[in-house]
């Protein structure tokens, strides 16, 4: 510098052109003297900008950012 792959709650991972889901974790009640454990509720997430499109987390384009191969040079 060039090519491919990935970017989602705090962590891990679904998903997908039309409400954004799952476990752990968090917060509250309940339940216990109390803790734990279990039930029940809840807050909390699509790297940024743009474009197509009625509609975009998805689909194009760029940037960032991470992995990884390939070149250079040292």
């Nucleotide at each position: 510098g060039g090519g491919c792959u990935u970017g989602u709650a705090g962590u891990a991972u679904a998903g997908u052109g039309g409400u954004a889901a799952u476990a752990c974790g968090c917060u509250g009640c309940a339940u216990u003297c109390g803790c734990a454990u279990u039930g029940c509720a809840g807050a909390g997430a699509c790297a940024c900008g743009a474009g197509u499109c009625c509609g975009a987390u998805u689909c194009u384009c760029g940037u960032c950012a991470a992995g990884u191969c390939c070149a250079c040079a040292a």
Background
Transfer RNA from a Candidatus Moraniibacteriota bacterium, 74 nucleotides, folded computationally. It matches the Rfam family "tRNA". The sequence is in RNAcentral, with records from ENA. NCBI's taxonomy places the organism under Bacteria, Bacteria candidate phyla, Candidatus Moraniibacteriota.